[in-house]
RNA sequence: GGCCACGUAGCUCAGCUGAAUAGAGCACUGGAUUUCGGCUCCAGCGGUCGUAGGUUUGAAUCCUACCGUGGUCACCA
Repeated sequence: GGCCACGUAGCUCAGCUGAAUAGAGCACUGGAUUUCGGCUCCAGCGGUCGUAGGUUUGAAUCCUACCGUGGUCACCA
C1' cells in the first nucleotide's frame, strides 16, 4: 500500500429484510432491608449509534469519502 471485517451507554453486547419515542446485562446513583457492610429487592442516571456528506416522507440500518481497531496479502529490509 491492496482487500476483508468491525465501530451503538463507563464495560460486554442486541437491534442492521429502513418506520416513527434506541435497548439488555453489568457498573454507577438514590431508596428499602441490615447494628454496619455484603447479598437481595425497587427506582433512577447514562448514548451527536466513529466523523462528514448523500438517498428517502422517514436512516443505527442503504450509498460515498475519511478516521480508528483487528485480520490477511504484498512490498522494503
Predicted 3D model of a 77-nucleotide RNA (transfer RNA) from Winogradskyella sp.
Its Rfam family is "tRNA".
The sequence was found in a public genome assembly.
Its mean pLDDT, the model's own confidence on a scale to 100, is 81.